Predicted 3D model of a 520-nucleotide part of an RNA (large-subunit ribosomal RNA, domain I) from Chaetoceros neogracilis. It matches the Rfam family "Bacterial large subunit ribosomal RNA". Rfam links the family to the GO terms structural constituent of ribosome and ribosome. Lineage of the source: Eukaryota > Ochrophyta > Chaetocerotophycidae > Chaetocerotaceae > Chaetoceros. Its mean pLDDT, the model's own confidence on a scale to 100, is 83.
Context: one part of a larger RNA
């Protein structure tokens, strides 16, 4: 010396969070694709027969026809390109919706134009179903269904685990929620979430293991509407002495609880202003604009480094600039601004909601509560088994009613089921903007820093790579030479460097070689 691409530097990508946003998209045809589209065009990437694009309005100001460097032709201060809004087109497929199918094709019918007809164009409708869905989309939701591997050092109750797949639905969050609670001689006052009680109380082939709940502390707070009672109206039916009466359905008043409450009588008042619409409207908001302050010097290729002398700061974050830059760029602190749109807050309109007595009668959710038999739920594996849900079979009471306080009775206490609504504190992260990081730095970090879910492998379900770096700038080496040369090489030249040369930063190790000392 070659070979090799390790190490070092480096970051376009990734990876974890945090505070905001945003929580959907879709028959006005979505998500995703097919196929088209450039002067030349195979990929990406925009875009749709108006096809790397078209109109308006707003921003910006010199370039400019995406990645992409070539070549040719244009474009633009008459303001292009490019950012931002709002719109115009937007082939076929795909829920796919006129039938039909082996997606991206085939092939109809009615109405309207085109034609003398015909057949062939050219725009509409034609889906199940009812003005709503359909379908798709990470995670959180709720509900139905529902394992097995495991663990018990084996294996059956038991665990795993109501997990995991599977379905069905919703929201932006869901659900639960205003006691037929929880306590216990004190009292708490809906509900969710976290701490805590507590690995407790309990439970269990009393193995393995599972395992609360009141309390206390905190976040966050917020209450409400029906059914009936009784009153009014229509309609219909039955009856009737034609005056009405009764019964049903419909809609409207009324009324909503436990210290019972309403209906019903009598009494008294006339307040508050939830929520809605509709008009003003501070601000909020997109692209954007202002936006401070340094110069020489010698080294060097190159100065921001070193050396002198200054200057600014509501800005000494950060990036780039030929080596390390407040002050050369872009930015930063900070200040400006406006189009949709939102929008406190004022007005206006209608208009939810409230008192005190008396108590004879009338109402307070029925195959409901309970209760047998059989399940699930709860820390409770049938236990002395309360309590909630309910398959099945009996089956009440009506406030002097009923429920519950862990078998049951009794007294006490708490409570009013069998209808319904409800913000907030709470879970989440496909996406959007600012931001961070004792996270990685190209065998790491996302499979994927690059034409990546691509190449390719597989009938298929599906598996899945490698691959990043010349330099500050292409200044990418013109001419010459050797050779068969469009391989490689030697000069010349560029360039700080060519031992940076495109197989391109640095260039390690195994591995192969050449030349030389020693030594056998």
């Nucleotide at each position: 010396g070659g070979g090799g691409g390790a190490u070092g530097c480096c970051u376009u990508g990734g990876c974890u969070c945090u505070c905001a946003g945003a929580g959907g998209c879709g028959a006005u045809g979505a998500a995703g694709g097919a196929c088209g589209u450039g002067a030349u065009a195979a990929g990406c990437u925009g875009c749709g027969a108006u096809a790397a694009g078209c109109u308006u309005c707003g921003g910006g100001u010199a370039u400019u026809a995406g990645c992409a460097a070539a070549u040719a032709u244009g474009a633009a201060u008459u303001g292009a390109u490019c950012c931002g809004a709002a719109g115009a087109u937007u082939u076929c497929c795909g829920a796919a919706u006129g039938g039909g199918g082996a997606a991206a094709c085939c092939u109809a019918a009615c109405u309207a134009g085109u034609u003398g007809a015909a057949g062939a164009c050219u725009a509409g409708u034609u889906g199940c179903a009812a003005u709503a869905g359909c379908g798709c989309a990470a995670a959180c939701c709720u509900g139905c269904c529902g394992a097995a591997c495991u663990g018990a050092a084996a294996c059956a109750u038991c665990u795993a685990a109501g997990u995991a797949c599977g379905c069905a639905g919703a929201g932006g969050a869901a659900g639960a929620g205003a006691a037929a609670a929880u306590a216990a001689u004190a009292a708490u006052g809906a509900u969710u979430u976290c701490c805590u009680a507590a690995g407790u109380a309990g439970u269990g082939g009393c193995g393995a293991g599972c395992g609360a709940a009141a309390g206390g502390g905190a976040a966050a707070g917020a209450g409400c509407c029906c059914a009936a009672a009784c009153c009014a109206u229509a309609u219909a039916u039955g009856u009737u002495a034609c005056g009405g009466c009764a019964u049903a359905u419909a809609c409207g008043g009324g009324g909503u609880u436990g210290u019972a409450g309403g209906a019903c009588c009598a009494c008294a008042a006339c307040a508050u202003g939830a929520c809605u619409a509709c008009u003003a409207a501070a601000g909020u908001g997109a692209a954007c604009c202002g936006g401070a302050a340094a110069g020489g010097g010698g080294u060097g290729g190159g100065a921001a480094a070193c050396c002198c002398u200054g200057c600014c700061a509501u800005a000494g974050a950060g990036c780039a600039u030929g080596a390390u830059a407040g002050c050369u760029g872009c930015g930063u602190a900070u200040g400006g601004g406006u189009a949709a749109g939102c929008a406190a807050u004022a007005g206006u309109a209608a208009g939810a909601u409230a008192g005190u007595g008396g108590u004879a009668u009338c109402c307070u959710g029925a195959g409901u509560a309970c209760c047998g038999c059989g399940a699930g739920g709860u820390c409770g594996g049938a236990g002395a088994c309360g309590c909630c849900u309910u398959g099945u079979g009996g089956g009440a009471a009506u406030c002097u009613g009923c429920c519950g306080g862990c078998a049951c009775c009794a007294u006490c206490c708490g409570g009013u089921a069998a209808g319904g609504c409800u913000a907030a504190a709470u879970a989440c992260u496909c996406c959007u903007g600012a931001g961070a990081g004792a996270c990685c730095g190209a065998u790491a970090g996302u499979g994927a820093a690059c034409u990546a879910g691509u190449a390719c492998c597989g009938u298929g379900a599906g598996g899945g790579a490698a691959a990043g770096g010349u330099g500050a700038a292409a200044a990418g080496a013109a001419c010459c030479c050797u050779a068969a040369g469009u391989a490689a090489g030697g000069g010349a030249g560029u360039g700080a460097a060519a031992g940076a040369g495109a197989a391109c930063c640095u260039g390690a190790a195994a591995c192969c070689g050449u030349a030389c000392g020693c030594u056998u």